[in-house]
Large-subunit ribosomal RNA, domain I from gamma proteobacterium endosymbiont of Trioza apicalis, 516 nucleotides, folded computationally. Its mean pLDDT, the model's own confidence on a scale to 100, is 85. Lineage of the source: Bacteria > Pseudomonadati > Pseudomonadota > Gammaproteobacteria. The RNAcentral record of the full RNA draws on ENA.
Context: one part of a larger RNA
RNA sequence: CGUAUAUGGUGGAUGCCUAGGCAAUCAGAGGCGAUGAAGGACGUGCUAAUCUGCGAAAAUUGUCGGUAAGUUGAUAAGAAACGUUAUUUAACCGGCGGUAUCCGAAUGGGGAAACCUAAUACAAAUUAUUUGUAUUAUCAUUAAAUAAAUACAUAAUUUAAUGAAGCAAACCAAGGGAACUGAAACAUCUUAGUACCUUGAGGAAAAUAAAUUAAAAAAGAUUCUCUUAGUAGUGGCGAGCGAAAAGGGAAAAGCCCAAAGCAAAUUUUUUUAUAAUUAUAUUAUAAGAACAAUUUUGGAAAAAUUGGCUAUAAAGGGUGAUAGCCCCGUAUUUUAAAAUAUAUUAUUUAAAAGCUUUAAGAGUAGAACGAAACACGUGGUAUUUUGUUUGAAGAUGGGGGGACCAUCCUCCAAGGCUAAAUACUACUGAUUGACCGAUAGUGAACUAGUACCGUGAGGGAAAGGUGAAAAGAACCCCGGUUAGGGGAGUGAAAUAGAACCUGAAACCAUAUACGU
Numbered sequence: 001c002g003u004a005u006a007u008g009g010u011g012g013a014u015g016c017c018u019a020g021g022c023a024a025u026c027a028g029a030g031g032c033g034a035u036g037a038a039g040g041a042c043g044u045g046c047u048a049a050u051c052u053g054c055g056a057a058a059a060u061u062g063u064c065g066g067u068a069a070g071u072u073g074a075u076a077a078g079a080a081a082c083g084u085u086a087u088u089u090a091a092c093c094g095g096c097g098g099u100a101u102c103c104g105a106a107u108g109g110g111g112a113a114a115c116c117u118a119a120u121a122c123a124a125a126u127u128a129u130u131u132g133u134a135u136u137a138u139c140a141u142u143a144a145a146u147a148a149a150u151a152c153a154u155a156a157u158u159u160a161a162u163g164a165a166g167c168a169a170a171c172c173a174a175g176g177g178a179a180c181u182g183a184a185a186c187a188u189c190u191u192a193g194u195a196c197c198u199u200g201a202g203g204a205a206a207a208u209a210a211a212u213u214a215a216a217a218a219a220g221a222u223u224c225u226c227u228u229a230g231u232a233g234u235g236g237c238g239a240g241c242g243a244a245a246a247g248g249g250a251a252a253a254g255c256c257c258a259a260a261g262c263a264a265a266u267u268u269u270u271u272u273a274u275a276a277u278u279a280u281a282u283u284a285u286a287a288g289a290a291c292a293a294u295u296u297u298g299g300a301a302a303a304a305u306u307g308g309c310u311a312u313a314a315a316g317g318g319u320g321a322u323a324g325c326c327c328c329g330u331a332u333u334u335u336a337a338a339a340u341a342u343a344u345u346a347u348u349u350a351a352a353a354g355c356u357u358u359a360a361g362a363g364u365a366g367a368a369c370g371a372a373a374c375a376c377g378u379g380g381u382a383u384u385u386u387g388u389u390u391g392a393a394g395a396u397g398g399g400g401g402g403a404c405c406a407u408c409c410u411c412c413a414a415g416g417c418u419a420a421a422u423a424c425u426a427c428u429g430a431u432u433g434a435c436c437g438a439u440a441g442u443g444a445a446c447u448a449g450u451a452c453c454g455u456g457a458g459g460g461a462a463a464g465g466u467g468a469a470a471a472g473a474a475c476c477c478c479g480g481u482u483a484g485g486g487g488a489g490u491g492a493a494a495u496a497g498a499a500c501c502u503g504a505a506a507c508c509a510u511a512u513a514c515g516u
Stems, first nucleotide, its partner, number of pairs: 001515009015501001016465002020436002022433007029425002031167002039103003042055003046078001049075003061097006070082003108117003118136008138164008171202001172200005182189001186236001212219002223250004233241002254417003257361001259357004267353004273347004278343006286333002291307003295304002308325002310314001316328003366390008376402001397412005452459002472500001475487004
């Protein structure tokens, strides 16, 4: 030095576990905000720090209910306290209130956010100044007052009332609107009306009551879905793009104004607000069945053995190993002072109704030119929208039926409203998983959008497990009043000792054997 075996070290794979995730289903909720939000800064405890809670009334306050023998949030002990035989001011849970510093739309003015600094009114103190409370932004609408050039007036100004603003995950509508890419290059085309930007709204939005579709027969608003169908078409007829009628389902709901007359009436329908009364639901709850034994193993029984019991409850979790009957629960019943929602009734606000016909939407329909939308790229191109220029008819009328014309059929534009079926989930509750199990699953199971990096926009980690219970090792020894270790003790186990479950490999060491 090599090989082999053994024992250790190092290391943290593997196995087991789950406190966290992921994906769904059902239900709720679908907003919060000048009564100051979302989000923060700074405070606040017997407290030095971080988290949680709260706001100078500061881990809280009042009240009304529930519940209660223990309690003063966590790391986290300790100290000092509060409460307990109740018709309950300990604590805890819920309803309704109070307080809620400073910044932030931030709104008296300013500003380098959490700071600086005014005016007016009132109050307080001290006394000649200070402090406290309230109000004071802008814009829009309405009303009033005042009032220029300029006589009346108007603009402007002032005051009051009401409203707006800002934030928030997706879904929705509208206005703008790419490129990489594909076409095996590339220009029409495609990607795509996608991404992205802007505006606006709602719990959904949008659409909606035929100037529709059909075809000789008829249907009868819109929306979503299956099918029609990768069909008809469209297309440098390339790449590609790609319907509709009919049919089956989900859900169904119809109305008003553009106007005059007639008729009728306290009835019906819708709507606003208030109240009442129950009912249901939500926001605290309460009751809730049934097992023991001895033996065996063990540190421990829920295991094995033996004999019982309950079940509208054998969902699930916990307990020193695997428990229907030990504990929490579960099935099933049950509660609300107060608040909210829905329904019902009453009153109240506002509106509508039946019939008739004289009514029935003009710079509109249409045209020309240029664009866009329609599955349809201008094509033989209907239909829809409209930038420019034009421009009808008046129900004896007009539009459409994919150039255009006739016949026939069908509908009535240029005004408006409308639930449901549909889309989504930041958020709340319950439940589920041939989903993950710490290099996985969220970036984050831990002080995580933290540490750290960057001027900044922004980027962005690592890090889980002693034991059933801390019983977390009194005392002794070596040592620097260390680190670390050896005894002793605890424990079933300490090669479970906090660098703590299991503890693989690489790598290192020691011992033994053999070889050189």